[in-house]
RNA sequence: AGAGUUUGAUUCUGGCUCAGGAUGAACGUUGGCUGUGUGCCUAAGGUAUGCAAGUCGAACGAUCCCUUUGAACUACUUGAGACUUCGGUUGAUUGUUUUUCUUUUUGGGAUAGUGGCAAACGGGUGAGUAACACGUGGAUAACCUACCUCGAAGUCAUGAACAGCUCAUCGAAAGAUGGGAUAAUACAUGAUGGUCUUAUAUUUUCUUUAUGAUUUUAUAAGUAAAGCUUUUGCGCUUUGAGAGGGGUCCGCGUCCUAUCAGCUUGUUGGUGAGGUAAUGGCUCACCAAGGCUAAGACGGGUAGCUGGCGUGAGAGCGCGGUCAGCCACCAUGGAACUGAGACACGGUCCAUACUCCUACGGGAGGCAGCAAUUAGGAAUCUUGCGCAAUGGGGGCAACCCUGACGCAGCGACACAGCGUGGAGGACGAAGGUCUUAGGAUUGUAAACUCCUUUUAUAUGGGAAGAAUAGAUGACGGUACCAUAUGAAUAAGCACCUGCUAACUACGUGCCAGAAGCAUCGGUGAUGCGUAGGGUGCAAACGUUAUCCGGAUUUAUUGGGCGUAUAGAGAUGCGUAGGCGUUUUUGUAAGUCUUUAGUUAAAUAUCACGGCUCAACCGUGGACAAGCUUUGGAUACUGCAAGAAUUGAGACAGGAAGAGGCGAACAGAAUUCCCAGUGGAGCGGUGAAAUGCGUUGAUAUUGGGAGGAAUAUCAGUGGCGAAGGCGGUUCGCUGGUCCUUGUCUGACGCUAAGGCUCGAAAGCGUGGGUAGCAAAACGGAUUAGAUACCCGUGUAGUCCACGCCGUAAACUAUGGAUGCUAGGUGUUCGGUACAACUAUUUUUUCCUUCGGGAAAUGAUGGAAGUAUUGAGUACCGCAGUUAACACGUUAAGCAUCCCGCCUGGGAAGUACGGCCGCAAGGCUAAAACUCAAAGGAAUUGACGGGGACCCGCACAAGCAGCGGAGCAUGUGGUUUAAUUCGAAGCAACGCGAAGAACCUUACCAGGUCUUGACAUCCUUCUGGAUAGUCCUUAGCCGGACUAGCCCUUCGGGGCAGAAGAGACAGGUGGUGCAUGGUUGUCGUCAGCUCGUGUCGUGAGAUGUUGGGUUAAGUCCCGCAACGAGCGCAACCCUUGUGUUUAGUUGCCAACAGGUAAAGCUGUGCACUCUAGACAGACUGCCGUGGAAAACACGGAGGAAGGUGGGGAUGACGUCAAAUCAUCAUGCCCCUUAUGAUCUGGGCUACACACGUGCUACAAUGGCCGGUACAACGGGCAGCGAAGGAGCGAUCCGGAGCGAAUCCUAAAAAGCCGGUCCCAGUUCGGAUUGCAGGCUGCAACUCGCCUGCAUGAAGUUGGAGUUGCUAGUAAUCGCGAAUCAGCAUGUCGCGGUGAAUGCGUUCCCGGGUCUUGUACACACCCCCGUC
Repeated sequence: AGAGUUUGAUUCUGGCUCAGGAUGAACGUUGGCUGUGUGCCUAAGGUAUGCAAGUCGAACGAUCCCUUUGAACUACUUGAGACUUCGGUUGAUUGUUUUUCUUUUUGGGAUAGUGGCAAACGGGUGAGUAACACGUGGAUAACCUACCUCGAAGUCAUGAACAGCUCAUCGAAAGAUGGGAUAAUACAUGAUGGUCUUAUAUUUUCUUUAUGAUUUUAUAAGUAAAGCUUUUGCGCUUUGAGAGGGGUCCGCGUCCUAUCAGCUUGUUGGUGAGGUAAUGGCUCACCAAGGCUAAGACGGGUAGCUGGCGUGAGAGCGCGGUCAGCCACCAUGGAACUGAGACACGGUCCAUACUCCUACGGGAGGCAGCAAUUAGGAAUCUUGCGCAAUGGGGGCAACCCUGACGCAGCGACACAGCGUGGAGGACGAAGGUCUUAGGAUUGUAAACUCCUUUUAUAUGGGAAGAAUAGAUGACGGUACCAUAUGAAUAAGCACCUGCUAACUACGUGCCAGAAGCAUCGGUGAUGCGUAGGGUGCAAACGUUAUCCGGAUUUAUUGGGCGUAUAGAGAUGCGUAGGCGUUUUUGUAAGUCUUUAGUUAAAUAUCACGGCUCAACCGUGGACAAGCUUUGGAUACUGCAAGAAUUGAGACAGGAAGAGGCGAACAGAAUUCCCAGUGGAGCGGUGAAAUGCGUUGAUAUUGGGAGGAAUAUCAGUGGCGAAGGCGGUUCGCUGGUCCUUGUCUGACGCUAAGGCUCGAAAGCGUGGGUAGCAAAACGGAUUAGAUACCCGUGUAGUCCACGCCGUAAACUAUGGAUGCUAGGUGUUCGGUACAACUAUUUUUUCCUUCGGGAAAUGAUGGAAGUAUUGAGUACCGCAGUUAACACGUUAAGCAUCCCGCCUGGGAAGUACGGCCGCAAGGCUAAAACUCAAAGGAAUUGACGGGGACCCGCACAAGCAGCGGAGCAUGUGGUUUAAUUCGAAGCAACGCGAAGAACCUUACCAGGUCUUGACAUCCUUCUGGAUAGUCCUUAGCCGGACUAGCCCUUCGGGGCAGAAGAGACAGGUGGUGCAUGGUUGUCGUCAGCUCGUGUCGUGAGAUGUUGGGUUAAGUCCCGCAACGAGCGCAACCCUUGUGUUUAGUUGCCAACAGGUAAAGCUGUGCACUCUAGACAGACUGCCGUGGAAAACACGGAGGAAGGUGGGGAUGACGUCAAAUCAUCAUGCCCCUUAUGAUCUGGGCUACACACGUGCUACAAUGGCCGGUACAACGGGCAGCGAAGGAGCGAUCCGGAGCGAAUCCUAAAAAGCCGGUCCCAGUUCGGAUUGCAGGCUGCAACUCGCCUGCAUGAAGUUGGAGUUGCUAGUAAUCGCGAAUCAGCAUGUCGCGGUGAAUGCGUUCCCGGGUCUUGUACACACCCCCGUC
């Protein structure tokens, strides 16, 4: 920092999407350690249990306990002495112990109650709140303040109670009531009081917007106190100050919505009173009627605010979790009490909802404290330890309390750090994957060798944190240190088509699936799934959600509005607002600068430091917008005052005009009415019909009626703000322009709301209605025709009054001002000159005396020229623009103001509001949906657009096809199979230049399995092949006979059999995987490139233009100059000649010879053959044309303008045809989809189509006679003569591997005869019989012959094909294929026409141009039902 996506491509506009960062996160897969942070975002839902606010006995009485002293008693014990049945009994005394006693005593402890202080802090939460709630800066001269600190002065006297306690009663309980007794630092009374408070008077200093503050003095009134302890004492009262804390007030800032526009009655203010710590409608009484609001009141929605946090280059945008400040709340609503402080989270009272207890009468409770639980939810922790530290409450203190806090636990939730090993190690192992099979890759990776031990584990030691001399550590036997064992305990996740780093294989086959966007997937998917490999990050990685960014996509920085979204219909009048000419002075609000204060800490930033580093933490520094403040500056803006004239306006003098309103009038035309003439149609259309007309139309003449509109002039002419305005005259009236001078003195520009005007249609009321004409009716057209065309025709169109308020209301271009090259028109003015001209003065001359001519002066008119203003139109430089285009009438360069836009659709729609009689208008969304929609230009294609040109394209002709029969191909149907392909032109007598078997690919049946065919291996054999026989449908199989080559004798070659596997084989699929080949547009004249130039670019130019040509053929011109593939030419053939060569060809001359004959000799002149040359080039002449290209005519010539014909097919199009000619990727079959054999089928047959043949006849058929070709072919061949047969054909076998022989007869033609217009002497299908030929074999299924039979058909509907000269038509001949089988195909010659005005039309094509919303490109695209 950008990228993808609209198109065939381009450019612009414009949205969508991505790459980055972040999080109190969640989900998926995975998961080693440590530190530091962090953790209910949802239900301010409900909560079991425990704990979270107590403390003081140095305030008080009382009670209890321990201890000490004493007394009494109980039990046990010691046991002198005495007694004894010698077992024991009794028992002075000692000690311990229990209980009790109190008026005994010492010391200590505990505590319910009274009392004091605290409980208003600390903790939680964000429901409410849009507010002085918060932030910031001020004010308080309008206030309060316990504990604490400092100062001053005090602390005297007395009294009455109430708890606890006791007695009694009630109640289930909670608790309550009554009687009695009692203490105090509890309560009360009194005294004193300099201080304090209040009042009055007085006085000093100062200040405010202001009620004031401060100081002195005097008088009057009023108000205090508590004791406890004997210690380093603690309290109490009054008062002054301080510190810290609070209350109140004010300036400024603080979300969305106008589809919320009016709100307010204690409301706004005053006076007085009350109330408060204090100001105040805070409350009340009275008085006044105010107050707020477009700078957004009131209402609705949402929301705790901030320091800060995230992002961003910044400006901004989003957020307000943890930490910190403030606020609010503590089940919901309300209220006060106590107190220095609360209207009080763990206080009280009331109400409500909920929960719990209950004896049913009544009671208890409030986790938004810490844990925990339940519910909700995608989702958020332990009912832990400790007061050791820090802090807080109480206490003199010791201490007590403290879920604040310090710690630990749980969670990869975040940040940071560490590790999962290091070095060496190639046979580049194995395995995996891919492979062109060679190899490549995984990969120094592993194994292996040598090391290390962070971490984890174990053992031993072991802190700081403690402040103080000692004691005191939850964390914790933790951090840390040492030692030990051993690579040991530790890697995943996402992605790999482009954006975006990273590719292959297999599977799948628009399926399954993917996807953030574009999109991917329909058989070769780097996009799906898996694997290998790779890329990225790493104890994490992805996904989802949200925010900022990119997005200059709301644009202050930093966008736009002619056509992409966007200038309101006019902006005409004008309010608020914004902006505003020159100059002087003042001021200092804005502005700039200086000073001072503040902007808490934390965060961020810089430096240093502490944990091994880092995260984290500490210390110090710097910056800081803003607000407040002091002093200053005065250019600019503002404000005040003064002046000016150029902006604006006024007056005066002229000018043009369909500007507006009203009234009167005019002529032409249409229609209607009356009358005349007249007599059959008129009217209307592409053509018609409906309609009108003998009751007299149309036409024509005269007269009359009525309504509407104003031809010519008339013009990118005029006027108006726009809509709009058009006969003439008169009246009223608005604006504009020009000129000159005078005056006013910024009076100006714009303009939200507001007011006004506003085409057509439409609406209301009343008129009017000639023509025209929605609706409606009828006639046509049409498949239909609710249309276009025709005939009628009502609203309406017209007038008056009132509504409506919209149009492509357009210059799709808001208004104002200034500046910035020109050119050409046109309208209206001014100025100067002025052709010409009118009237007139004077003079001269002439005169027919009427007058005329010339000169001169004056007053006018005036085309035109120049210049200068105001409008209007075109061209155009600079500049602008995406381009088109705009261009002094800007879309240029600038300033000011207003309006409007922010992807397409939904939609200018719904709802609401306002307006309207209605129709409807104005204002104006969202859900949902798409990845585009759009502008301009480009190249094509297309057009029932245009211009030009060509072609048997039409036209002009000739012959056909379409009707018949047959042949052949195709479709369809049938079938065991009727093998397959070809499908508009460009498939259909096509592949097939020839299916009886074979061919053959199809079907039925019989067989084979390394195979019918190829290569390799092992063993054996000597064959192969030919013949005979058996079996068989045949293949297969069996038997017999004959039967290899070379040799250095080792062997080799070749062939066969058997066997094993690699493989063979496939006319199986895909022509949309391909090569090659081919068709077609089209033998059409086109298709491109290099360099240059133009264009932002796609592209253009060249290749367009003027001529010309068969031709992008040539010439000229030209920002083009050249070049290539095509055209043409070069090639073949044919037409003329020359020359060379004469056998198999030829025969003119000579000779011979025959029935005839180049038959023979000679010859090569001619014909001919086949080699080489020549010839034609617009070369020559004339005319036209541009002194061109070229065209026309002519000469010569065998041939003349490419002489005729052929071969030759540009870039490309049709995913055109062919995998069945061949080749080939991939897929598929492998005792079969391969191979082989027999038979069948490809030849079927209600039918449809294509292509042909033969005909329908006399230009003919038949019979007889007779003439003239060319191209070709021939040895498994052509086959002569001669003979047989009616004939097909047979016998025969000369000649010929061919200019020699054969095929071979050419036919139409010509001569003669016959038939006489008929289903025939036309036509020959069909069928029967008899034959012939080929071939193993003619049944399915060949061809030919003879005899007999003798069908349809009498020239063919709509439509359609070929052909422009040796052509069409007609006539026969040959060849390929082939054993046999052409009406097909390819060639050959014979005879031999007609027509062409011309390019309007049909078809196809070319060039230029134009429109396009088409680009798979009109065989399309879009829409309606």